[in-house]
RNA sequence: GCCCACGUAGCUCAGUGGUAGAGCUGCUGAUUUGUAAUCAGCGGGUCGGCGGUUCAAAUCCGUCCGUGGGCU
Numbered sequence: 001g002c003c004c005a006c007g008u009a010g011c012u013c014a015g016u017g018g019u020a021g022a023g024c025u026g027c028u029g030a031u032u033u034g035u036a037a038u039c040a041g042c043g044g045g046u047c048g049g050c051g052g053u054u055c056a057a058a059u060c061c062g063u064c065c066g067u068g069g070g071c072u
Stems, first nucleotide, its partner, number of pairs: 001071007010024004018055001026042005048064005
């Protein structure tokens, strides 16, 4: 330099046009003499940035940024 994949909650990921979710973590409560475990509840997101298509975009298109991999 060229090509490919990925970017969503604190972490690991799902969601492939129509209300953004799960597990773990965090907080509160129950249980226990106490801790752990378990159970119930709650919180946490401008979906990497900008622009475009569309009635409607996390999702499709372009570009930029970042991460990983491959080729020379």
A computed fold for a 72-nucleotide RNA from a soil metagenome, annotated as transfer RNA.
The sequence is in RNAcentral, with records from MGnify.
Model confidence (mean pLDDT): 81 of 100.
Its Rfam family is "tRNA". Rfam describes the family as follows. Transfer RNA (tRNA) molecules are approximately 80 nucleotides in length.